[in-house]
RNA sequence: AUUUCAUAAAGGCAAACUACAUCGAAAGAUUAGGGCGCAAAGCCAUGGGUCUAAAACGCUUUAACUUGUUAAUAGCGCAAUGAUUGCCAGGUUGCGGGA
Numbered sequence: 001a002u003u004u005c006a007u008a009a010a011g012g013c014a015a016a017c018u019a020c021a022u023c024g025a026a027a028g029a030u031u032a033g034g035g036c037g038c039a040a041a042g043c044c045a046u047g048g049g050u051c052u053a054a055a056a057c058g059c060u061u062u063a064a065c066u067u068g069u070u071a072a073u074a075g076c077g078c079a080a081u082g083a084u085u086g087c088c089a090g091g092u093u094g095c096g097g098g099a
Stems, first nucleotide, its partner, number of pairs: 002099004012038002017033003021030003036086001042092003046089003049084003057077004061072005
């Protein structure tokens, strides 16, 4: 320098779940416990996937009046600009061991 993660040591991370509070419309995030797992489960939402569905828009409904417009609530549809890197890919950095 390249490649690799069968095995050892030190150390690291932390799923489900539980608890408290906060943020958020939600998904979700943060904190503590917990430990299923992880050799990049370090970092970056860049591409795809997945989750959510607030605004906007459309339809329905209702009301008002200027009678085809306006407004409001609710429902439905649509919708990422939200979330997820512990779904995959890509980029980037790196500890230890082996070859």
This is a predicted structure of a 99-nucleotide RNA (c-di-GMP-I riboswitch aptamer) from Desulfoscipio geothermicus.
The source organism's lineage runs through Bacteria, Clostridia, Eubacteriales, Desulfallaceae and Desulfoscipio.
The coordinates come from a structure-prediction model, not an experiment, and the mean pLDDT is 77.